RNAcentral holds the sequence, with entries from ENA and MGnify. A computed fold for a 73-nucleotide RNA from a Chloroflexota bacterium, annotated as transfer RNA. Its Rfam family is "tRNA". By type it is a transfer RNA.

[in-house]
RNA sequence: GCCCCCGUAGCUCAGUGGAUAGAGCUGCCGCCUUCUAAGCGGUCGGUCCCGGGUUCGAUUCCUGGCGGGGGCG
Numbered sequence: 001g002c003c004c005c006c007g008u009a010g011c012u013c014a015g016u017g018g019a020u021a022g023a024g025c026u027g028c029c030g031c032c033u034u035c036u037a038a039g040c041g042g043u044c045g046g047u048c049c050c051g052g053g054u055u056c057g058a059u060u061c062c063u064g065g066c067g068g069g070g071g072c073g
Base pairs, nucleotide, nucleotide: 001072002071003070004069005068006067007066010025011024012023013022018056027043028042029041030040031039049065050064051063052062053061
């Protein structure tokens, strides 16, 4: 330098055109327990990496950038 994949909650990920974007873990509160852990219930938490385009409508499609991973030279 070229090619491919990924970027969504503190972490690991799902969602792949339609309504205020979801799960598990973590955190917080409660139940249980002599106490802790485990278990159970509830709850907080998001500019969906950034810009532009397409569309009635974009996290999703196209495009440029940025960041991460891999391959080739």